[in-house]
């Protein structure tokens, strides 16, 4: 000085997944601090059922949620229209580091997954999630906060 692996600690992306409690439990460590997982509760935030009115009149080519994640065309397999998958390819949508918003360019995403024949919106009411993956975009204008000097 390289590289490869462990823990801690910070500062961002995507997303609802964020914060505090607890004489609870387990793991790292000799211990003690601190850190992770798990189990309860609360508070944020999210999401799902649910009247009266209003709207729909629609059930096999089932319907319907979450979610940006639709739908188009070719070509291929499944006996076959229809339907399903897999590939190109484009598209509705979506997102891209330092507070926000607008321009414009240039870049990435355009999944997956659940219910279980059943759901329209819906007060009151009910009922659930708080996951997981990952590290980089300029450039112009507005506006909004600090910070320093005087």
């Nucleotide at each position: 000085g390289g590289c490869c692996g462990a823990u801690c600690g910070g500062c961002g992306u995507c997303g609802a997944a964020u914060c505090c409690c607890g004489c609870g439990g387990g793991c790292c460590c000799g211990g003690c601090a601190g850190g992770c997982c798990c189990c309860g509760g609360g508070a944020g935030c999210c999401g799902g059922g649910g009247a009266c009115c209003c709207a729909c009149c629609u059930u096999c080519c089932g319907g319907g949620g979450u979610g940006a994640a639709u739908c188009c065309g070719c070509c291929g397999c499944g006996a076959a229209c229809c339907c399903g998958c897999g590939g190109c390819g484009g598209u509705a949508g979506g997102g891209c580091a330092a507070c926000u918003c607008c321009a414009c360019c240039g870049u990435c995403c355009g999944a997956a997954c659940c219910c279980g024949u059943c759901a329209g919106c819906u007060a009151a009411c009910c009922c659930g999630g708080u996951a997981g993956a990952c590290g980089a975009g300029a450039u112009g204008g507005a506006g909004a906060g600090g910070a320093g000097a005087u």

This is a predicted structure of a 150-nucleotide RNA (c-di-AMP riboswitch aptamer (ydaO/yuaA leader)) from Streptosporangium violaceochromogenes. The source organism's lineage runs through Bacteria, Actinomycetota, Actinomycetes, Streptosporangiales and Streptosporangium. The model forms 96% of the base pairs in the Rfam consensus. It was read from a public genome assembly, where an Rfam model found it. Its mean pLDDT, the model's own confidence on a scale to 100, is 78.